[in-house]
């Protein structure tokens, strides 16, 4: 970082420095001075890879995570509702994206 495969309604925070943004982009809706980004320390979660196995597990050394379903929606099908709108609920799909693995 091209692609490949898998997963994405679950879980999981405190202190310290920092000082105004953040939540990937657009649009919404949020979060933030009762302290954002980032950095450090500590704790946790989970369990793809990895170790053991009696193949159910168990443990946790590489990675990830620790507001809100990937926050939410766009693009296609579909079922609904009265207020007949560029409107809403809902369901499947899809793109994008996020982690992991494998890999040029």
């Nucleotide at each position: 970082c091209a692609g490949u495969u898998a997963u994405c309604c679950a879980g999981a925070a405190a202190g310290g420095u920092g000082g105004a943004g953040g939540g990937a982009a657009a649009g919404g809706c949020c979060c933030u001075g009762u302290g954002a980004a980032a950095c450090c320390u500590u704790g946790g979660c989970a369990a793809c890879c990895u170790g053991c196995g009696a193949c159910a597990g168990c443990a946790a050394g590489g990675u990830g995570c620790c507001a809100a379903c990937u926050c939410c929606u766009g693009c296609c099908c579909g079922u609904g509702g009265c207020g007949u709108g560029u409107c809403c609920c809902c369901g499947g799909g899809g793109a994008a994206g996020a982690u992991a693995u494998c890999g040029a």
SAM riboswitch aptamer (S box leader) from Candidatus Geothrix skivensis, 104 nucleotides, folded computationally. The sequence was found by an Rfam model in a public genome assembly. Model confidence (mean pLDDT): 85 of 100. It matches the Rfam family "SAM riboswitch aptamer (S box leader)". Rfam links the family to the GO term regulation of gene expression. The organism belongs to Geothrix, within Bacteria. Of the family's consensus pairs, 97% are formed in the model.